Predicted 3D model of a 107-nucleotide RNA (SAM riboswitch aptamer (S box leader)) from Metabacillus litoralis. The prediction has a mean pLDDT of 81. Lineage of the source: Bacteria > Bacillota > Bacilli > Caryophanales > Metabacillus. The sequence is in RNAcentral, with records from MGnify.
RNA sequence: UCUUAUCAAGAGCAGGUGGAGGGACUAGCCCUUUGAAGCCCGGCAACCGACUUUUACUUGAAGUAAAGCACGGUGCUAAUUCUUGCAGCAUUAGCUGAUAGAUAAGG
Numbered sequence: 001u002c003u004u005a006u007c008a009a010g011a012g013c014a015g016g017u018g019g020a021g022g023g024a025c026u027a028g029c030c031c032u033u034u035g036a037a038g039c040c041c042g043g044c045a046a047c048c049g050a051c052u053u054u055u056a057c058u059u060g061a062a063g064u065a066a067a068g069c070a071c072g073g074u075g076c077u078a079a080u081u082c083u084u085g086c087a088g089c090a091u092u093a094g095c096u097g098a099u100a101g102a103u104a105a106g107g
Base pairs, nucleotide, nucleotide: 001107002106003105004104005103006102007101012041015040016039017038021031022030023029025085027083028082042077043076044075047073048072049071051068052067053066055065056064057063058062081100086097087096088095089094
C1' cells in the first nucleotide's frame, strides 16, 4: 500500500506507578491536579491459531459449517469511530450513504 470483515454492546464511580496532558487530523465540544498520557496489574470481547462437543455435508486420511472454551497471537477498556469535514433527502431538528480513521485476517 491492496483486499475482505467489523465499528449503537461490553470492560477498575478509592488498583499500583507516573506526573501534564489527552480525545488520529480539521472545526467544535469535551475529559483532566477530586490527577492526563505512558507503564504494570485487573477486566472486556472473541478476529486468527490451539483445544472440546454435537450435528450436517463431502471423505482415503481428513476437511468445511455451527456451538463452546479463553490456552496462545492481537485488540479494546469516557462520550456511537464523541460530533463534524463529501453527497442525497428533509431543509429547524434529523435520516441515509460515502470518505477518512481504527482493529483483525490475508496478499